A computed fold for a 78-nucleotide RNA from a mouse gut metagenome, annotated as Glycine riboswitch aptamer.
The RNAcentral record of the sequence draws on MGnify.
RNA sequence: AAUCUGGAGACAUCCACUCGUUGUGGAGGCCGAAGGGGCUAGACGCAUUGCGAACUCUCUCAGGCAAAAGGACAGAUU
Numbered sequence: 001a002a003u004c005u006g007g008a009g010a011c012a013u014c015c016a017c018u019c020g021u022u023g024u025g026g027a028g029g030c031c032g033a034a035g036g037g038g039c040u041a042g043a044c045g046c047a048u049u050g051c052g053a054a055c056u057c058u059c060u061c062a063g064g065c066a067a068a069a070g071g072a073c074a075g076a077u078u
Stems, first nucleotide, its partner, number of pairs: 001078006011028001013027005029065003035061001036059003042055001044052003
């Protein structure tokens, strides 16, 4: 890297449109596990009123809030 398996969180909210719909648009609320940003607090390393790196921390831009899909990460096989 490829394949398989497991894999969390949060309104099936309200309004309008639509023949109708699990769809579309708008409004408010919310989540943290694609991606992206940050280093204030926490964790980490050096080490000690500090420095460094960028995390499962943090922001929520993007994404997501029935199922499906997606999904960090973990395990197995090649």